[in-house]
């Protein structure tokens, strides 16, 4: 020096090019003598920059981390 993967809430993962969502954690509330368990609500993210689209998490370039390989 090439090549090929992955980047999404605090974590874990999901999303036919058409409302970003789920489990846990968190915050609040009911309930309970009290804790914890069970219930109800709330509040959070799409690595950057650009292009293509009518519309991008998604598809295209480059760029950044990080993981594997090739020499």
């Nucleotide at each position: 020096u090439c090549c090929g993967g992955u980047g999404u809430c605090g974590u874990a993962c999901a999303a036919c090019g058409g409302c970003a969502g789920u489990a846990c954690g968190g915050c609040c509330g009911a309930c309970u003598g009290u804790u914890a368990a069970u219930c109800g609500g709330c509040g959070a993210a799409u690595a950057g920059u650009g292009g293509u689209u009518c519309g991008a998490u998604u598809c295209c370039a480059c760029u950044c981390a990080c993981c594997g390989g090739a020499g």